[in-house]
Molecule: small-subunit ribosomal RNA
Organism: uncultured delta proteobacterium
RNA sequence: AGAGUUUGAUCCUGGCUCAGAUUGAACGCUGGCGGCGUGCUUAACACAUGCAAGUCGAACGAGAAAGGUCCUUCGGGGCUGAGUAAAGUGGCGCACGGGUGAGUAACGCGUGGAUUAUCUACCGUACAGACGGGAACAACAGUUGGAAACGAUUGCUAAUACCCGAUACGAUCUUAAGGUGAAAGGGGGCCUCUUCUUGAAAGCUUCCGCUGUACGAUGAGUCCGCGUCUCAUUAGCUUGAUGGUAGGGUAAUGGCCUACCAUGGCUACGAUGAGUAGCCGGCCUGAGAGGGUGGCCGGCCACACCGGGACUGGAACACGGCCCGGACUCCUACGGGAGGCAGCAGUGGGGAAUAUUGCGCAAUGGGCGAAAGCCUGACGCAGCGACGCCGCGUGGAGGAUGAAGGUUUUCGGAUCGUAAACUCCUGUCAGUAAGGAAGAAACACACGAGGUAUAAUACACUUCGUGCUUGACGGUACUUACAGAGGAAGCACCGGCUAACUCCGUGCCAGCAGCCGCGGUAAUACGGAGGGUGCAAGCGUUAAUCGGAAUCACUGGGCGUAAAGCGUACGUAGGCGGCCUUUCAAGUCAGGUGUGAAAGCCCACGGCUCAACCGUGGAACUGCACUUGAAACUGGAAGGCUGGAAUUCGGGAGAGGGUGGCGGAAUUUCAGGUGUAGGAGUGAAAUCCGUAGAUAUCUGAAGGAACACCGGUGGCGAAGGCGGCCACCUGGACCGAUAUUGACGCUGAGGUACGAAAGUGUGGGUAGCAAACAGGAUUAGAUACCCUGGUAGUCCACACCGUAAACGAUGGAUAUUAGGUGUCGGGGAGUUAUCUUCGGUGCCGUAGCUAACGCGUUAAAUAUCCCGCCUGGGGAGUACGGUCGCAAGGCUGAAACUCAAAGAAAUUGACGGGGGCCCGCACAAGCGGUGGAGUAUGUGGUUUAAUUCGAUGCAACGCGAAGAACCUUACCCAGGCUUGACAUCCUGCGAAUUUUCCUUAAACGGAAAAGUGUCCUUCGGGAAACGCAGUGACAGGUGCUGCAUGGCUGUCGUCAGCUCGUGCCGUGAGGUGUUGGGUUAAGUCCCGCAACGAGCGCAACCCCUAUUACUAAUUGCUAACAGGUAAUGCUGAGAACCUUAGUGAGACUGCCUCGGUCAACGGGGAGGAAGGUGGGGACGACGUCAAGUCAUCAUGGCCCUUACGCCUGGGGCUACACACGUACUACAAUGGCGAAUACAAAGGGUUGCUAAACCGUGAGGUCAUGCUAAUCCCAAAAAGUUCGUCUCAGUUCGGAUUGGAGUCUGCAACUCGACUCUAUGAAGUCGGAAUCGCUAGUAAUCCCGGAUCAGCAUGCCGGGGUGAAUACGUUCCCGGGCCUUGUACACACCGCCCGUCA
Repeated sequence: AGAGUUUGAUCCUGGCUCAGAUUGAACGCUGGCGGCGUGCUUAACACAUGCAAGUCGAACGAGAAAGGUCCUUCGGGGCUGAGUAAAGUGGCGCACGGGUGAGUAACGCGUGGAUUAUCUACCGUACAGACGGGAACAACAGUUGGAAACGAUUGCUAAUACCCGAUACGAUCUUAAGGUGAAAGGGGGCCUCUUCUUGAAAGCUUCCGCUGUACGAUGAGUCCGCGUCUCAUUAGCUUGAUGGUAGGGUAAUGGCCUACCAUGGCUACGAUGAGUAGCCGGCCUGAGAGGGUGGCCGGCCACACCGGGACUGGAACACGGCCCGGACUCCUACGGGAGGCAGCAGUGGGGAAUAUUGCGCAAUGGGCGAAAGCCUGACGCAGCGACGCCGCGUGGAGGAUGAAGGUUUUCGGAUCGUAAACUCCUGUCAGUAAGGAAGAAACACACGAGGUAUAAUACACUUCGUGCUUGACGGUACUUACAGAGGAAGCACCGGCUAACUCCGUGCCAGCAGCCGCGGUAAUACGGAGGGUGCAAGCGUUAAUCGGAAUCACUGGGCGUAAAGCGUACGUAGGCGGCCUUUCAAGUCAGGUGUGAAAGCCCACGGCUCAACCGUGGAACUGCACUUGAAACUGGAAGGCUGGAAUUCGGGAGAGGGUGGCGGAAUUUCAGGUGUAGGAGUGAAAUCCGUAGAUAUCUGAAGGAACACCGGUGGCGAAGGCGGCCACCUGGACCGAUAUUGACGCUGAGGUACGAAAGUGUGGGUAGCAAACAGGAUUAGAUACCCUGGUAGUCCACACCGUAAACGAUGGAUAUUAGGUGUCGGGGAGUUAUCUUCGGUGCCGUAGCUAACGCGUUAAAUAUCCCGCCUGGGGAGUACGGUCGCAAGGCUGAAACUCAAAGAAAUUGACGGGGGCCCGCACAAGCGGUGGAGUAUGUGGUUUAAUUCGAUGCAACGCGAAGAACCUUACCCAGGCUUGACAUCCUGCGAAUUUUCCUUAAACGGAAAAGUGUCCUUCGGGAAACGCAGUGACAGGUGCUGCAUGGCUGUCGUCAGCUCGUGCCGUGAGGUGUUGGGUUAAGUCCCGCAACGAGCGCAACCCCUAUUACUAAUUGCUAACAGGUAAUGCUGAGAACCUUAGUGAGACUGCCUCGGUCAACGGGGAGGAAGGUGGGGACGACGUCAAGUCAUCAUGGCCCUUACGCCUGGGGCUACACACGUACUACAAUGGCGAAUACAAAGGGUUGCUAAACCGUGAGGUCAUGCUAAUCCCAAAAAGUUCGUCUCAGUUCGGAUUGGAGUCUGCAACUCGACUCUAUGAAGUCGGAAUCGCUAGUAAUCCCGGAUCAGCAUGCCGGGGUGAAUACGUUCCCGGGCCUUGUACACACCGCCCGUCA
């Protein structure tokens, strides 16, 4: 000192949360020792029991008993106990000490003063006195009441108890004279004085006590200044109330009380009321200022079961006193009585929670006493509790095969870990034993020495010395010895904040969580484990306070848009206030004095071994009061000034306000004329008006409301607001000029006035418009938007209401701080261009400010003054209360509860039934289809033992599958195998291998036979390959997860985009570049530009094709020459042509012209086989879709292991009410059929393609030939052309379906192949809504080939033949690109989100 959390990201605002310190704590887990502290925060609830205040015989009278002992007449008595106990009179104490915090918001407390307005027992000092008398009452005794508590009555008696008299230095009353008013003795000693006289006393002396007065000390009472919580949703309170006079009362002032008189007193600087609370020193926290708190310790106050009252006393209205009332508890003989733990222990109760019915007066302190002493739950100690703070220990050193074991693993290892074991040591604490303090100084007494008083060496007092005596704690602290590492470690945490990571289990379950948030099968966040981190006899949790929080901001915040400027003005109180001089000294500043208790905090030193703790000293206590001074500033007083403010004169501007009058246009209505069928209205209509004459048009009339053009970021006004013209009344501002006043100013809590629209009341008015309402439409509905009507209202007068996005979302005033450019109203100058000045109103912009947007002399800049307002979102501007209002409602204005956000600005995307530009068979223009039929094929669904699995909008559905009868095959049924069908390693046997037979559906199983190989050899044997048997490591899995993955693929999309480096701009996300102007198929190119470059894409480079040259010439070719044939490149030959296949050329906007920015580029043209990327292919940027695939393959994890593996037979994948996709064939005459006849390309072929010939109607068969292919074969190309026929029909169209008969392949065509012949001859006559492809050698149409393949294409891939139509154009649909705009979206419009219901 900060951090987490709003967003895709950013900056800001803002709340929530965390890290720290602390506690009289509690709870959970754990727990070795000691020291010092500390311990009912709740029920001021109720209390059993014991103790907590007595003491004095030296104030007084009286005075036992038990026991012991002696005597006895045995009844008793004496002595002792003992002047004791117990009780009484009297004195002092009981008002201290101890407890508690209920009450109290108060002179209660704190602080500083006052007391000339007071008291003070005991104590100290001083002075004076203490004389003489008297009468009682307890105790006691007798009688007597009562259960008891407690009395009643008669009688006796003492005193330091009580009373009277005397005296009076002080005191007190009084003008004075004068008056009033006191006492008590007791103890010790002595004979100096006096009296008797041994000795003693009434004498003397001493001590204690007594009385009066004064002073002091101590303590207390009263009064005053200042300070002391929350609520204004408490605004008025008060009758002894405020004051006076007189009296009473008190120690004392005072309405403290009483009588009379006056009518005051308090209050927005918060009275009164309500709530809460003992106050302070201090304590906790904090850098401080502050905030919180008041337990322990100390000061004050209050209280003592609750309420009230007085008595005694120096002091009380009294905790362990009295009286009365009340509640409660107890006793009772029912008549009456007793009690008060908020003293110390303790009990019950309450509560999350707080201790022993302990020891002792040894110390300290207190009461009484002359003293000994007695009393003391004050106090000193001990006990209990980790409740807190502090200290100590649980061992130290060495020790690597890095043991075993745990955990993990990529199987190599890593880690727990020098940790352990083991070796060598030490001995704190606890244990046992022994020793053993300090705390104790005294008083008293005894002795000795001195002093005071005295007649006195007595007594008494006092000082010093010596002696004697006193310890609860406690045999404690401490010391020593002994033994032995022996008895002593836990708790929380490990996703981020926040130090610390892995495995297993679980599978949005169980659970965690302070905030954000984890968990849906690979969880570092749940639970366990290993490891780690942090603290440590504790550790966590909960609660609470401060801090962080500048999040109430004095120090130290804000208000244009985040919460926040009152709608506006006037103005009261208050706050603030121009220049000069003099003065005062209240504020202010400086010095001094007093006080600010102690403890505590801080510093120094010291004492417990250290520390906590304690002692001594210092500092500090920021405050208050008094006093001395200073005079700048603020303030007070006095005087002056003119700059602020105001007034005077002269001007011009203006929808400023009020009243009255006038005007024209328009709407509507009415009357009349003309005139005829519509009008009106809408997206389209209808309701509506109109033949009873509308609309239209003309004339006239009525009435109300509003004032076109001018008109303008023009004007005026405080704001709301103000608009035809004229007159009257009236406010303000501005400019110019002169003089006057002399700070007269600014702001403004309350208050008052004004205050749009709507609304309210009363009375008018009502043309148009128009809530409500009615009707018509729209719609799923339409209580709306649209239409036709229409009432309040809108207008006027008077009176209310008092609110608006009443906005510049920006309070008022003053001053200062660059400019530029418009405009309104004045003034000045001027050469009439313009310049300048004052006031208003706009735009742009500098500095500066701002989170940014933006503001910027009209500030949101820089300063000062005053007012108002804000403190997370929701609940809510709601409820309650108050107040205003006729009402509607306004003003004021919460809480419970709930969320972790809500929000501002800006950024990048995405989106928009926003805009601009552009593209694409996207639409349009065309051609042909699909959707209807039949069939084929795929899918869904259904069915099934199984119908294996996957693909599912485009981008699944003739897809994986380039070919399921068995096999394939993954599915089902059945029969079998278990180291396995397949791989590696080990052992044993056998070569391998082949054939046959039995069983069987086959596999499996059983039996027999043949056969002996190759290499090396030391001749024993060994090795390789293969087979069989066995063992275990392992094999195997088309089992799951494509959301754990690699690879591959689809799609947007062959769309033109996607980025980077450096620089620059921005607080930042980010921007710029890549935007702009053109252009392109293209981010293609050009120009411009805070950008300059670059990369991946585009294009090009590659292949095919179109032209051509060269080279080459067989199996291809054949022009010329020659030979030959029925004919043919058939042969010789040729290399011209075609072709083949290598290498080149060619096309580049190169040339011309026009346009264009002298550009890129575009239009046209020439040449050319080809022209503007010639046509086609391959080629797919950054990325998106958790797209597809674990069943091509690979692969993490999980799962199966006599089975989820493997073998075999059969079945299934071919099912079939249906639905969809993709195709084929058709519906016919541009056709069908029959006959004849012409022209390809590209491929394939030796387990193969097969000629020719023959057989068969045919599929095909037989025989046989050529070809390992430019040679032979498949092979017939078909559409086409020519001729003939059919004549519009379910047909000579169409061919499904089915019967019969066959062919071929194959181990095998039943489920379930293809083909042939014959017979059969279904639906179908061009296809609803909807929808697909295609822009040229394309669509359409026609055949051919190939892969797969034993056989099996209407599918797929390829080849050629014939060969069109149309494109105006980009409004619309779909998809896409760029720029821009809005956004509350960002899993991004398939978004977000509101209401109702559950």